[in-house]
RNA sequence: AGAGUUUGAUCCUGGCUCAGGACAAACGCUAACGGUGUGCUUAACACAUGCAAGUCGAACGGGCGAUGCGGAGGUGGCAACACUUCUGCAAAGCUAGUGGCGAACGGGUGAGUAACGCGUAGGCAAUCUGCCUUGGAGAUUGGGACAACCAUUCGAAAGAAUGGCUAAUACCAAAUACCUUAUAAUAAUCGCAUGAUUAUUAUAAUAAAGGGGGGCUUUUAGCUCCCGCUUCAAGAUGAGCCUGCGUCCUAUUAGCUAGUUGGUGAGGUAACGGCUCACCAAGGCAGCGAUGGGUAGCCGGCCUGAGAGGGUGAUCGGCCACAUUGGGACUGAGAUACGGCCCAGACUCCUACGGGAGGCAGCAGUGGGGAAUCUUGCGCAAUGGGCGAAAGCCUGACGCAGCGACACCGUGUGAAGGAUGAAGGCCUUCGGGUCGUAAACUUCUGUCAAUUGGGGACGAAGGUGCUAGAGUUAAUACCUGGUAGCAUUGACGGUACCCAAUAAGGAAGUCUCGGCUAACUCCGUGCCAGCAGCCGCGGUAAGACGGAGGAGGCAAGCGUUGUCCGGAAUCAUUGGGCGUAAAGAGCGCGUAGGCUGUCUUUCAAGUCAUAUGUGAAAACCUCAGGCUUAACUUGAGGAUUGCAUAUGAUACUGGAAGACUUGAGUGCAGUAGGGGAAAGUGGAAUUCCUGGUGUAGCGGUGAAAUGCGCAGAUAUCAGGAAGAACACCGGUAGCGAAGGCGGCUUUCUGGGCUGCUACUGACGCUGAGGCGCGAAAGCUAGGGGAGCAAACAGGAUUAGAUACCCUGGUAGUCCUAGCCGUAAACGAUGGACACUAGGUGUGGGGAGUUAUCGACGCUUUCCGUGCCGAAGUUAACGCAUUAAGUGUCCCGCCUGGGGAGUACGGCCGCAAGGCUAAAACUCAAAGGAAUUGACGGGGGCCCGCACAAGCGGCGGAGCAUGUGGCUUAAUUCGACGCAACGCGAAGAACCUUACCAAGGCUUGACAUCAUAUUGACGGCUAUAGAAAUAUAGUUUCUCUUCGGAGCAAUAUGACAGGUGGUGCAUGGCUGUCGUCAGCUCGUGUCGUGAGAUGUUGGGUUAAGUCCCGCAACGAGCGCAACCCUUGUCCCAUGUUGCUAACAGGUAAUGCUGAGAACUCUUGGGAAACUGCCGGCGUAAAGCUGGAGGAAGGUGGGGACGACGUCAAGUCAUCAUGCCCUUUAUGUCUUGGGCCGCACACGUGCUACAAUGGACCGUACAAAGAGCAGCGAUACCGCGAGGUGGAGCAAAUCUCUUAAAGCGGUUCAAAGUCCAGAUUGAAGGCUGAAAUUCGCCUUCAUGAAGUGGGAGUCGCUAGUAAUCGUGGAUCAGAACGCCACGGUGAAUACGUUCCCGGGCCUUGUACACACCGCCCGUCACACCACGAAAGUUGGAAACACCCAAAGAUGAUGUACUAACCGGCAACGGGGGAAGUCAUUUAAGGUGGAGUCAAUAAUUGGGGUGAAGUCGUAACAAGGUA
Repeated sequence: AGAGUUUGAUCCUGGCUCAGGACAAACGCUAACGGUGUGCUUAACACAUGCAAGUCGAACGGGCGAUGCGGAGGUGGCAACACUUCUGCAAAGCUAGUGGCGAACGGGUGAGUAACGCGUAGGCAAUCUGCCUUGGAGAUUGGGACAACCAUUCGAAAGAAUGGCUAAUACCAAAUACCUUAUAAUAAUCGCAUGAUUAUUAUAAUAAAGGGGGGCUUUUAGCUCCCGCUUCAAGAUGAGCCUGCGUCCUAUUAGCUAGUUGGUGAGGUAACGGCUCACCAAGGCAGCGAUGGGUAGCCGGCCUGAGAGGGUGAUCGGCCACAUUGGGACUGAGAUACGGCCCAGACUCCUACGGGAGGCAGCAGUGGGGAAUCUUGCGCAAUGGGCGAAAGCCUGACGCAGCGACACCGUGUGAAGGAUGAAGGCCUUCGGGUCGUAAACUUCUGUCAAUUGGGGACGAAGGUGCUAGAGUUAAUACCUGGUAGCAUUGACGGUACCCAAUAAGGAAGUCUCGGCUAACUCCGUGCCAGCAGCCGCGGUAAGACGGAGGAGGCAAGCGUUGUCCGGAAUCAUUGGGCGUAAAGAGCGCGUAGGCUGUCUUUCAAGUCAUAUGUGAAAACCUCAGGCUUAACUUGAGGAUUGCAUAUGAUACUGGAAGACUUGAGUGCAGUAGGGGAAAGUGGAAUUCCUGGUGUAGCGGUGAAAUGCGCAGAUAUCAGGAAGAACACCGGUAGCGAAGGCGGCUUUCUGGGCUGCUACUGACGCUGAGGCGCGAAAGCUAGGGGAGCAAACAGGAUUAGAUACCCUGGUAGUCCUAGCCGUAAACGAUGGACACUAGGUGUGGGGAGUUAUCGACGCUUUCCGUGCCGAAGUUAACGCAUUAAGUGUCCCGCCUGGGGAGUACGGCCGCAAGGCUAAAACUCAAAGGAAUUGACGGGGGCCCGCACAAGCGGCGGAGCAUGUGGCUUAAUUCGACGCAACGCGAAGAACCUUACCAAGGCUUGACAUCAUAUUGACGGCUAUAGAAAUAUAGUUUCUCUUCGGAGCAAUAUGACAGGUGGUGCAUGGCUGUCGUCAGCUCGUGUCGUGAGAUGUUGGGUUAAGUCCCGCAACGAGCGCAACCCUUGUCCCAUGUUGCUAACAGGUAAUGCUGAGAACUCUUGGGAAACUGCCGGCGUAAAGCUGGAGGAAGGUGGGGACGACGUCAAGUCAUCAUGCCCUUUAUGUCUUGGGCCGCACACGUGCUACAAUGGACCGUACAAAGAGCAGCGAUACCGCGAGGUGGAGCAAAUCUCUUAAAGCGGUUCAAAGUCCAGAUUGAAGGCUGAAAUUCGCCUUCAUGAAGUGGGAGUCGCUAGUAAUCGUGGAUCAGAACGCCACGGUGAAUACGUUCCCGGGCCUUGUACACACCGCCCGUCACACCACGAAAGUUGGAAACACCCAAAGAUGAUGUACUAACCGGCAACGGGGGAAGUCAUUUAAGGUGGAGUCAAUAAUUGGGGUGAAGUCGUAACAAGGUA
């Protein structure tokens, strides 16, 4: 840092996907060890059990009480003494209660909260602060209670009640008052508005508690030390309140608010404040988003990213909120209190049924939920906290251990040598390759784990005790301490670590291997099973599925899933766009807002600079240190881009003041115009009405019909009526903001432009909301209605035709008034301003110029409107002073396709509908521009027996032959539009033969090799048999160096064999477009590129043939030529061919001599090249005419077939991969079949007759073939043929008489003297064999057929047509095929049309390329969504009812310790049960909304290889 994916390919737009990093993760497979972290993301669901907050006896009374000292009694004892009972004193220690402090910390969780909750910066002149520190002052005199305890009572329990006693650092009163507070006054200083501070004076008010150690003294006390207490001030810490700024989504939430906003007064609070109340005023908030709804704890940070950002808020740290749900206060310095209280609700538990108890979102743990998250561990040794004077106690905070690869980090699974490259696996082209130095084997080491033995921590400092010493003090005591020494304290843990011994022994998996993306083969499977992140793999040779071998990656892990960021510049501040890809609002006016000309002065808000404060710690970065290293951790520095304050600067922006004129506007003078509104008016045309003329049609169409017309149409003439629209002018001309505006006249009216510079002095631009205008259609009401014309009717067309065409025809179109508010409302291009080459038209105005005016012209200027084009720009097309160029300002809009401009909601509308505007689901594309092809019922040019013009056929008949179908045991197989069908097959009776039936063989009918054995095999004969074959008999190898070799047979094993499959695995060969003129390349150039150019254009040609032109220049494969043949001549040659002249001879013949002239043979050569001439043409190519010539423009014919297309044909010619078969799918034999026949098609033959048939006579070829052959003369047969065998391996002999033709005769239009099928009989030939199933002959028989429907084929000259001849194959068997010659035409105006093809161009949504693509209904299946009578549930608000606890107020009972008065009774002050009122949680009722779930039915939408109907779109898509 990018990559894959839209296309045949390209560029662009645009989405989807991947590679990276991360995680509180989970799942699959696997697992050696350690360190450090981390571990309920879900049910703020419910919780058994244990623990998590106590402590102080140095505050207090009491209780218990080791022990000590006494006293009295008893028992035992001689006694000492022992035991025991009661009791006094002292007393370590423990302790329920009163009291103090703590319990508001620590720990958990994230439900709620969109908030001054949090963050940051400030403020409090509006505040509080226990314990702690510092300082000042003080601590006096009294009093009355209540627990505990005792007694009684109630209760199951929890607990409670009554009476009595008692202490305090508990409670109360009084004194004192430096200070403090309140009020009043004065002064000074200061500030930030209210004001603050300090000083002084006066008046008033408010305090307290003691405890312990010690010795001494004058012992109810004092001294000293320590702790505690009261008050004041200050600090520190903590808390409270206020403010600026920042802090998610939603406008399909636009209005909200009555304590609401403010004031006055009062209350309340630590404190300001509607915080609360009374009264007064009517405010306050909101488009800079109020209110409502949804979601959410916030931050330091964490993850990602280059950054800006985006996501996130576990662990650690700060703040907040909460503690079963809701409400409430009490205590206190602090709570509206997780392990406190009261009340209400839900739930759980106990119960004697009367009542009680509880709150794990503390640590463990349980159930449940879930894909998923741990031990009911040890210890207070350390750190920290509470209490205490302290020892100490408490501490599930914390420190440790346990479980989990959950994450990060580290270590190991050995090291060195070792090639017969072992065995084995896999692959193989069978040679080998690979796993692989890998293993084995040898030598060594001992990290880790294991076992054994030994040593063994750091973390511990303090505290306490003792000794010494110092301070304090009157004191050596007590007490105190950063003093010294000794002793003592470790959960982890006998752990880390270290030493020694044993032993390579115990320690590797997982994912991937088509591309992206590193890594390839075999087998299996056969669109199956399966894979897949995207593209996509799999239908018999799968590098993509599964297995194996091998390879690649990572590694105690690997992969998958999920989520976030990245890549994604794919929301674009950095850093995107809007003509055609998604995207400019239909147009204007204008509010808020944003932006705004020139100069001067001033301020300093923005801006900039410097400094200060802050930005907690941790984290991050850098440098060091500590654990063997690292993770981890410690220290120092940096960074923390922010905020605030102070000082300064003043260019720019901004505020204030003043001025200016160029922006803008006004004025004056002109000017063009379908600009708008209203009124009037005109002619042409159409239709209708009336009348005249006139007669049979008119009208309409591709063609028709419906329709109109003899009741008189159409046509024509005259007159009249009505409505609507305004020909020509008329123009990429004008005007208007857009929509739009068109006869003429008048009235009213808006805007523009030009010129002149008199005036104002920035008055400007844009414009969210808002307001207005806004084609056509449509709607409402009333008119009007000629023409046109949705709907509708009829006629046609059609398979249908609810269309296109025709005849009619109603709304509507017109007017008035009012709605609607949309269009491809388009330049698919928002508005304004400025700048940036030109050229050429056109509309309006001005100026200048000539020669004086005018007109024209020319030059120039402003405004508008077009075309072309430079730079630039654009994906390209294109745009280009009228920008889509270069900039500034403002608005609108876009973010993949479909769903969908749809649903729901809201607003508007009479309705139709409009505006606003989603989601689920689904696809991997959808799209723009351009390119090459292909195609078009697009265009242009051209060619071809393509049509036309002709000639002859086919299609009808009979037969032959091939094919389909049917049949069959088998009718072997292949070929299927042209380009299968007289094709493979140049020849099926057996063979062929591949098919069928039956009978046999199994190393085989055939090839090679090895081993073993034998010496034959074979032939002949006989028997069995259909034969193959079997059996028997007979005959019976060669060479040799004697080792053996050759040959053959038998047996065994390798293997043979296959016309079995796949032509869609292939080679080769072939067909076809097409003998069409095309197909390409190199270099250059153009284009971002695919590509283009060349190859297009103008001519020309059979031709991309040639010429000219040209950013092309050349070249290749094709064309042509070279080759064969034929046509003319020459030379040579001269037999088997030829015979003119000479000679001989015959009945006749080159028969003979001879000749070498001619024909001919086969070799060589010549000849034709637009070479010559005229015309045309560009001084061309060439065309045309002519001459000459045997031949003239490629002379005729053939061979020759470019790049490629059709997965065209052939595995059955051959070859061949793979698959299948191996006593059979091989092979042998006999017989049958390929010939089967209701039928259909193709190709032929013969005919239908007189241009003919029959008969007689007679003439003229070419090219071939021949030895298992052709076969003469002769003879026999009516004939096919037979006998026979001369000649000939051929210019010699034979096949071999050519036929049509020509000359005669006859037939006379008929199913015939045509035609010959079919059938009968008799024969011939080939062949072992002719029945299935051959050919020929003779005689007899004598069918259909009288020229062939729709349609269709061939042919342009020696051609068609017609006539015969030969050959291959072949024993025999052509009407087929191939070849040969004879006779020998007609027609072509021409290119409109049909078919095929070539070139150029155009359109395209096609590219498997029109046999393409593709749309909608219907039917079926599935999916999500909307509507819906309703039903159910949630949350919130409102009204009313009821109203707990508590608070506030009122009241104050047969109530009441402290103080006061009083002798007392009693009263006062204060307190207080109860009651009432207000407030109020939960609860109840009600209606109105809202959100969700669900629903019979219903609506469209989406998706789904092969359903139905049509063919709407893409080409002029057949009606653009």